[in-house]
Context: one part of a larger RNA
RNA sequence: UUGGGCUUAAAGGGCGUGCAGGCGGCCGCGCAAGUGUCCUGUGAAAGCCCCCGGCUCAACCGGGGAAGUGCGGGGCAAACUGCGCGGCUUGAGGUCGGUAGAGGCGCCUGGAACUCUAGGUGGAGCGGUGAAAUGCGUAGAUAUCUAGAGGAACGCCAGGAGCGAAAGCGGGGCGCUGGGCCGAUUCUGACGCUGAGACGCGAAAGCGUGGGGAGCAAACAGGAUUAGAUACCCUGGUAGUCCACGCCGUAAACGAUGCACACUGGGUGCUGGGGACUCUGACGUUCUCGGCGCCGAAGCAAAAGUGCUAAGUGUGCCGCCUGGGGAGUACGGCCGCAAGGCUAAAACUC
Numbered sequence: 001u002u003g004g005g006c007u008u009a010a011a012g013g014g015c016g017u018g019c020a021g022g023c024g025g026c027c028g029c030g031c032a033a034g035u036g037u038c039c040u041g042u043g044a045a046a047g048c049c050c051c052c053g054g055c056u057c058a059a060c061c062g063g064g065g066a067a068g069u070g071c072g073g074g075g076c077a078a079a080c081u082g083c084g085c086g087g088c089u090u091g092a093g094g095u096c097g098g099u100a101g102a103g104g105c106g107c108c109u110g111g112a113a114c115u116c117u118a119g120g121u122g123g124a125g126c127g128g129u130g131a132a133a134u135g136c137g138u139a140g141a142u143a144u145c146u147a148g149a150g151g152a153a154c155g156c157c158a159g160g161a162g163c164g165a166a167a168g169c170g171g172g173g174c175g176c177u178g179g180g181c182c183g184a185u186u187c188u189g190a191c192g193c194u195g196a197g198a199c200g201c202g203a204a205a206g207c208g209u210g211g212g213g214a215g216c217a218a219a220c221a222g223g224a225u226u227a228g229a230u231a232c233c234c235u236g237g238u239a240g241u242c243c244a245c246g247c248c249g250u251a252a253a254c255g256a257u258g259c260a261c262a263c264u265g266g267g268u269g270c271u272g273g274g275g276a277c278u279c280u281g282a283c284g285u286u287c288u289c290g291g292c293g294c295c296g297a298a299g300c301a302a303a304a305g306u307g308c309u310a311a312g313u314g315u316g317c318c319g320c321c322u323g324g325g326g327a328g329u330a331c332g333g334c335c336g337c338a339a340g341g342c343u344a345a346a347a348c349u350c
Base pairs, nucleotide, nucleotide: 004321005320006319007304008303012318014201015200016199017198021194022193023192025088026087027086028085029084030083031082033081034080035077036076037075038074039073040072041071042070049065050064051063052062053061054060091191092188093187094186095184096183097182098181099180103177104176105175106174107173108172109171110154114150115149116148117147118146119145120144121143125136126135162169163168206247207246208245209244210243211242215241216240220236221235222234223233258317259316260315261314262313263312266295267294268293269292270291271290272289273288274287275286276285277284299306300305323350324349325348332343333342334341335340
């Protein structure tokens, strides 16, 4: 480079915004860069290929032709690509009116439980396990009642439910704010898709500074178990878990399935909106737009499976793979306070 691939065999970037780049809807007119066709110049000789000839043949040599798929110039064509101009509305976006939602941020606030503190009652156990023991308790525990303090998480509602690009989001109220969907007789007029770099977001753990600390709980200590028990079980318990600000940038960050668009039989459920029908109405029936599931035609697939939410049929763009180990390692570079992250080999070996 060509070809083949990426759900599970190696392979989809954790997710988004987006510069460059690549790609780009319908109609008309023009230009002629790409494109096509014709003419022309050039593409040295030798060589290769074809024809003829000379050494007795051949190698070799001489002559002629073709080719050299290229480049330059000129004429013509205008379907397609491109460029310019004009128009269009179906792609995209805006406006107006609705609508559902744990979407995000800030402030305020509630009850249950738990632990602690003070007090009352009470008087011998409590706790824990397979059984125990460590532990707690006559300095009055456990239990129970009253008052108070504190931190964290929000039971039922609650679901194959909803929202978000992903990570993720769940008590209540208010404020600020993002997106989606539906309807319209409304506007702009291709403004689009993708996206190397870049920038932003990014669970948990971890790091820095300062707070906070009820419960839980790495480490640690003790009690058990056991042949041992650096575990599983028990009693304790510090980081941490929580808040603010700043880092880290990883994951089975998973649908192990990149994004966008178009097309291709059906059945059924949930969810949000709009319309129609019956009805006083709730409800119901039906059609349709959007989202989320299940089952399955064709097709695809090695099979499992997938199947309008494709892994089907196509197009555009990005990312990635190329035997196992060595190794996501070394070295170098960049980033980080560190932990480490990103990029990423080779020898050797099977």
Molecule: small-subunit ribosomal RNA, central domain
Organism: Phycisphaerae bacterium